RNAcentral holds the sequence, with entries from Rfam.
A computed fold for a 93-nucleotide RNA from Hymenobacter cellulosilyticus, annotated as SAM riboswitch aptamer (S box leader).
The source organism's lineage runs through Bacteria, Pseudomonadati, Cytophagia, Cytophagales and Hymenobacter.
RNA sequence: UUUUUAUACAGAGGCGCUGAGAGACAGGCUCUUUGACGCGCCGGCAACCCCCGCAGCUUCGCGGAACGGUGCCAAUUCCUGCCCAUAUAAAAA
Numbered sequence: 001u002u003u004u005u006a007u008a009c010a011g012a013g014g015c016g017c018u019g020a021g022a023g024a025c026a027g028g029c030u031c032u033u034u035g036a037c038g039c040g041c042c043g044g045c046a047a048c049c050c051c052c053g054c055a056g057c058u059u060c061g062c063g064g065a066a067c068g069g070u071g072c073c074a075a076u077u078c079c080u081g082c083c084c085a086u087a088u089a090a091a092a093a
Stems, first nucleotide, its partner, number of pairs: 001093008013042005021031003025081004043073003048069002051064004077085001
């Protein structure tokens, strides 16, 4: 990068650095020099993988835990359109 499957109206912010755009894309609307976006540190949320118990054994479930691998912490994926379009996880190539 591609493919498959699952999820996307819940939840969770401080400090430091930087300095002009950011929210995928189009339109809207919003955030932003009272410092956004990004990066780092610390903290937190959640529970996809991992782990534990029960059930099941070509259906793949329910509950627990939160050390570890990811993810996430303005607005419902911000809204409408797009509906695997975008994002994330897991698996495969």